[in-house]
RNA sequence: AGGGGAAUGGACGGCCGCUGGGUGUUUUAAGCACCGAGAGGAAAGUCCGAGCUCCACUCGGAAGGAUGCCCGUUAACGGCGGGGCGGGGUGACCCGACGGAAAGUGCCACAGAAACAAACCGCUGCCUAGCAGUAAGGGUGAAAAGGUGAGGUAAGAGCUCACCGCAUGUUUGGUAACAAACAUGGUCCAGGCAAACCCCAUCCGGAGCAAGGCCUAAUAGGGGUCAUAAGGGUUCCGAACCUGACCCGGGUUGGCCGCUCGACCUUGUUGGCAACGGCAAGGCUAGAUAGAUGGUCGUCAAUUAUCUAAACAGGAUAAUUACAGAACUCGGCUUACAGUUCCCCU
Numbered sequence: 001a002g003g004g005g006a007a008u009g010g011a012c013g014g015c016c017g018c019u020g021g022g023u024g025u026u027u028u029a030a031g032c033a034c035c036g037a038g039a040g041g042a043a044a045g046u047c048c049g050a051g052c053u054c055c056a057c058u059c060g061g062a063a064g065g066a067u068g069c070c071c072g073u074u075a076a077c078g079g080c081g082g083g084g085c086g087g088g089g090u091g092a093c094c095c096g097a098c099g100g101a102a103a104g105u106g107c108c109a110c111a112g113a114a115a116c117a118a119a120c121c122g123c124u125g126c127c128u129a130g131c132a133g134u135a136a137g138g139g140u141g142a143a144a145a146g147g148u149g150a151g152g153u154a155a156g157a158g159c160u161c162a163c164c165g166c167a168u169g170u171u172u173g174g175u176a177a178c179a180a181a182c183a184u185g186g187u188c189c190a191g192g193c194a195a196a197c198c199c200c201a202u203c204c205g206g207a208g209c210a211a212g213g214c215c216u217a218a219u220a221g222g223g224g225u226c227a228u229a230a231g232g233g234u235u236c237c238g239a240a241c242c243u244g245a246c247c248c249g250g251g252u253u254g255g256c257c258g259c260u261c262g263a264c265c266u267u268g269u270u271g272g273c274a275a276c277g278g279c280a281a282g283g284c285u286a287g288a289u290a291g292a293u294g295g296u297c298g299u300c301a302a303u304u305a306u307c308u309a310a311a312c313a314g315g316a317u318a319a320u321u322a323c324a325g326a327a328c329u330c331g332g333c334u335u336a337c338a339g340u341u342c343c344c345c346u
Stems, first nucleotide, its partner, number of pairs: 001346008010300007018038002021035006040323001044334002047332005052208004058239005064204005069083005084098001085096004099199002104197002106193003120138002122134005146164006165188001166185008212257004222248005231243003264283008301321008
């Protein structure tokens, strides 16, 4: 100087409040007193995957969406761990939507003759205003028809040969992705893009706690429109099944449950490289509903500014305290984050 990982997220005390819980007391409601609890690593974005709840649930087809090297892990995943391959870096390490481009279609700006089955210049031959051969060389471009060398030829060219690359096959190693070795192939059949359509493989019902349930007059009661074989219901279509559907105005817009004990947390031990799993002991850690978890004072800490000081150190004064904030609950991902601390490595 740099790479990887982890932790913390101002501290303590006084006073005044707020939301739940427990105990006591007063005649119910409720009030009062005491005790104890009260935001996060991301509570956020709502991007994935689940639990839970209701609706649908019979089958077929179509459409749509997601994923895309291998093995493992998990309740599950598009997450995570390990490995393979490719790329970047001197290195620690980092990055990768990483199946298919001879199934088909499409696109490849500018430049260039040409962006795929190419002749502009050049080179060569001839019957020379032209015709034919030629992808060595030049020029253009992000990309130009395998590369280098030798032979060969009129000039050239995998035309031939050697090596490299590529393709196919076999063997060996590996659970596998894949790797290595050997053999064969010059009809080596022909550029790139699939985060273009598409093709292939695998997977996928819908809506969400304003789900939903109970108390209750509480999906009540009123009016209108459409419809008796159509309409509606499940993404669409067909079969099948079920059922009236929609609109208007009005009332209630209350209480309780769901709601926080859970794929939970801590410690130890054990299996595994790891993700993660097994066992034992201990623990209980917010449940608000217009939304509580705060305010203020003092001391200290950190940062910044000013003053003092030749400078460093030190001292004084003032200001500030990162990002943010539960709303059914978990597992991830992503994004935001002042300052401080620790470990490993180049």